[in-house]
RNA sequence: GAGUCGGCCGGGCAAUCGCUGCUCUCAGGGUAAAACCUGGGGUGGAGGAAAGUCCGGGCUCCGGCGGAUCGGGUGCCAGGUAACGCCUGGGGGGCGCGAGCCCACGGAAAGUGCAACAGAGAGCAGACCGCCUAAGUCCCUCGCGGGACCGGCAAGGGUGAAACGGUGCGGUAAGAGCGCACCGCGUCGGUGGCAACACGCGACGGCACGGUAAACCCCACCUGGAGCAAGGCCAAAUAGGGAAGCAGUCUUUCGCCCGCAAGGGCGGGAGGCAGCGCCGAUCCGCGCGCGCUUCCGGGUAGGCCGCUAGAGGUUCACGGUGACGUGAACCCCAGAGGAAUGAUUGCCCUCGACAGAACCCGGCUUACAGGCCGACUCUU
Numbered sequence: 001g002a003g004u005c006g007g008c009c010g011g012g013c014a015a016u017c018g019c020u021g022c023u024c025u026c027a028g029g030g031u032a033a034a035a036c037c038u039g040g041g042g043u044g045g046a047g048g049a050a051a052g053u054c055c056g057g058g059c060u061c062c063g064g065c066g067g068a069u070c071g072g073g074u075g076c077c078a079g080g081u082a083a084c085g086c087c088u089g090g091g092g093g094g095c096g097c098g099a100g101c102c103c104a105c106g107g108a109a110a111g112u113g114c115a116a117c118a119g120a121g122a123g124c125a126g127a128c129c130g131c132c133u134a135a136g137u138c139c140c141u142c143g144c145g146g147g148a149c150c151g152g153c154a155a156g157g158g159u160g161a162a163a164c165g166g167u168g169c170g171g172u173a174a175g176a177g178c179g180c181a182c183c184g185c186g187u188c189g190g191u192g193g194c195a196a197c198a199c200g201c202g203a204c205g206g207c208a209c210g211g212u213a214a215a216c217c218c219c220a221c222c223u224g225g226a227g228c229a230a231g232g233c234c235a236a237a238u239a240g241g242g243a244a245g246c247a248g249u250c251u252u253u254c255g256c257c258c259g260c261a262a263g264g265g266c267g268g269g270a271g272g273c274a275g276c277g278c279c280g281a282u283c284c285g286c287g288c289g290c291g292c293u294u295c296c297g298g299g300u301a302g303g304c305c306g307c308u309a310g311a312g313g314u315u316c317a318c319g320g321u322g323a324c325g326u327g328a329a330c331c332c333c334a335g336a337g338g339a340a341u342g343a344u345u346g347c348c349c350u351c352g353a354c355a356g357a358a359c360c361c362g363g364c365u366u367a368c369a370g371g372c373c374g375a376c377u378c379u380u
Stems, first nucleotide, its partner, number of pairs: 001378009011348007019045006026039004047354001051365002054363005059227004071223005076090005091105001092103004106218002111216002113212002128157002130153003136149005165183006184207001185205005190199003231305004241296006248273011275288004312331008349352001
C1' cells in the first nucleotide's frame, strides 16, 4: 500500500419549558374511608435494525383416543437450542496467490418425462468430412498393379452445454480396452473416523452406470387450526325477553245485605283492556298505542385485566475447539390506547445515515452518513 474476518458506536454537554409510566409516612382539594383531581420531590422513557412479517417458539381460544391417507415443509454429518429453514464444528464440491468466500449438497444402478439451436448422430447413438481395401465378386493388365461393387473403421476433423474414459506402447488393411502399463472409474473387503467421509491399503471387473429431481416421482424426518381485534372479568341508559306483585276500568256471573219495586252496596270468580288520530256525535273500519313496581338472565356503550420480571440483563468463575451450558453476585431497563419519548437557547466537534415500540422472545433478510477496536493475509 492492497485486502479478509469479527466486534462496537450511531452527535456530545448544559439550561429552560412541556408530554408520559411508576413511586413518596409530601402539600392542597375531595371522600364515611378510598378512588380521584391539582401541585411538589424522586425515578424510567425507542432501535441496531423498533422495518419486511419470511421462519421458529411462548401465551390464548377452538378441535383432538390412537393411527393412516391427502396436503405442506425440510434434505451431507455431528452437536447446540424451548424450537427452527437458525447457529457452531466437521465432510464434500467450486472460486481466490492468500487470509478467506460461496453451495436446495438425499436418490438418475425403481418408473415416467424433458433437452431449443447447431449437428450425420442426443442414449445403450452416429459415417457429414475423413481413413482402409486384408477377405469376397466383377472389370482392365502377360504381370506388378489399377478400378468398381460389397464392405470395414469411432483414430483425426467438424457441430454442440453435453458425442459412450485419458496418455503411451503393442496390434491392425485401417482401426478399436482388441491386448498391456500407468491414471481414472466401479464392486467387494480392510484401516481410520460417532458419522458425513477419507486412504500413494488389498483383491476383482476392461469399463459402464451420460445430463436434468428449485420436472413428476422415490426415500427419510417434521407437521392440527386461528391469532392480543387471541382471550378473561365488571357492567350502565334505552329497547327487547322471562318471572312475581300491585292498581284501574268494562262485560258477565255467583253469594250476602238494603229496598214494595225499579235499583243500589259489599265480596269473590271468569273474560277483555283504557286512550289518541281519521272536521263534530254514534256505530263500523283503518292507523298508532295498550299501565306501575321489583327481580332474573343475555348483549351493547364504557371500564379493568391480558401488558411486560423475562428462554431478562451485567460482571466473574468453571466446562466445551465452538455454538452453548452450569454456578455465584448484582441490577430492574418504555408499556401507551388517537397513541408519550418533543421544543427553544447556548457551547463544541469529524456537522450527524437508515429509521420510530403497540403481547413477548429466538433467528433470517433488507436499509444505513460516518467512526472506533481487534485478529489475520498478500505485496514492497